[in-house]
Context: one part of a larger RNA
RNA sequence: CUGGGCGUAAAGGGGGCGCAGGUGGGAAGGCAAGUCCAUUGUGAAAACCUCGCCGCUCAACGGGAGGAGCGCAAUGGAAACUACCUUUCUUGAGAGCGGGAGAGGUGAGCGGAAUUCCCGGUGUAGCGGUGGAAUGCGUAGAUAUCGGGAGGAACACCGGUGGCGAAGGCGGCUCACUGGCCCGUUUCUGACGCUCAGGCCCGAAAGCCAGGGGAGCAAACAGGAUUAGAUACCCUGGUAGUCCUGGCGGUAAACGGUGGGCACUAGGUGUGGGAGGUACCGACUCUUUCCGUGCCGUAGCAAACGCAUUAAGUGCCCCGCCUGGGGAGUACGGCCGCAAGGCUGAAACUC
Numbered sequence: 001c002u003g004g005g006c007g008u009a010a011a012g013g014g015g016g017c018g019c020a021g022g023u024g025g026g027a028a029g030g031c032a033a034g035u036c037c038a039u040u041g042u043g044a045a046a047a048c049c050u051c052g053c054c055g056c057u058c059a060a061c062g063g064g065a066g067g068a069g070c071g072c073a074a075u076g077g078a079a080a081c082u083a084c085c086u087u088u089c090u091u092g093a094g095a096g097c098g099g100g101a102g103a104g105g106u107g108a109g110c111g112g113a114a115u116u117c118c119c120g121g122u123g124u125a126g127c128g129g130u131g132g133a134a135u136g137c138g139u140a141g142a143u144a145u146c147g148g149g150a151g152g153a154a155c156a157c158c159g160g161u162g163g164c165g166a167a168g169g170c171g172g173c174u175c176a177c178u179g180g181c182c183c184g185u186u187u188c189u190g191a192c193g194c195u196c197a198g199g200c201c202c203g204a205a206a207g208c209c210a211g212g213g214g215a216g217c218a219a220a221c222a223g224g225a226u227u228a229g230a231u232a233c234c235c236u237g238g239u240a241g242u243c244c245u246g247g248c249g250g251u252a253a254a255c256g257g258u259g260g261g262c263a264c265u266a267g268g269u270g271u272g273g274g275a276g277g278u279a280c281c282g283a284c285u286c287u288u289u290c291c292g293u294g295c296c297g298u299a300g301c302a303a304a305c306g307c308a309u310u311a312a313g314u315g316c317c318c319c320g321c322c323u324g325g326g327g328a329g330u331a332c333g334g335c336c337g338c339a340a341g342g343c344u345g346a347a348a349c350u351c
Stems, first nucleotide, its partner, number of pairs: 003323004007305002012319001014202004021195003025089006033082002035078008048067004053063003092192001093189003096185005104178007111155001116150007126137002163170002207248006216242002221237004259318006267296011300307002324351003333344004
């Protein structure tokens, strides 16, 4: 490079936006770059292929003739497809209008329960903790209980097999600002689309820098137990941290272990959002349809497990990635970072 692959065997980039690039809907006309046909030239010889040809008694070998040399160029021609130019269309895409659901995001304010601490009342000898204990707390009055106060963090029930978001993720209530999505209508634009190397942005937790905050929890650490030991599991404490503001970091079992888009291919059943129809109206029921989210299952696929209109089925387009195990996500170099480290990423050797 080609081939074959990427749910679990090696392999989908953590996610998005998007330049270049690749790729791209219907109709008409044009052009003739790609494409196709013909002719001519060229494509050295040898080699190669063919021969009822010739020479060594055959053959190998040698000679001859033809072919091929899949190419390039010139000229003439074809116009289906691709490209390009012009005109045009509405189904892809987008916009308008009318409705709708939602823990989508940011900021501010507010609320109740609980834990802890402080003050006061009642009250007295224990509390706490465990498998059992002990460390610990308590007559300087604890635990328990009642009243008051302070402060921080998280929001029981609703809650769902539920919803929203590109992913990470998002859950008390209210307000302000704000992103996306769905349905209906078919009013407008008229292919404006899809994907995307590089780039830019987002990105759980832990971690880092500066300043705040600190109730509970809790790496490290200390003590008590356990044990042969116990740098653990259990217990009593407890500092970073967890929280807020600003900045950095850029990783993950960042998982559906399944990249994105479009089209096509039996159904059944639940659930969330919308629209329509039937029934006199109507909650409701039945039914149709669009979007989402689950379960079961046909064909098909699959090594099996399983997947199955939310595909892992059937196709097309684009990107990323894999190519035996260890060495190793290491070394070296480069880039990035305050650091921790991240990204890129080998080889010797060995099985």
Molecule: small-subunit ribosomal RNA, central domain
Organism: uncultured Candidatus Sumerlaeota bacterium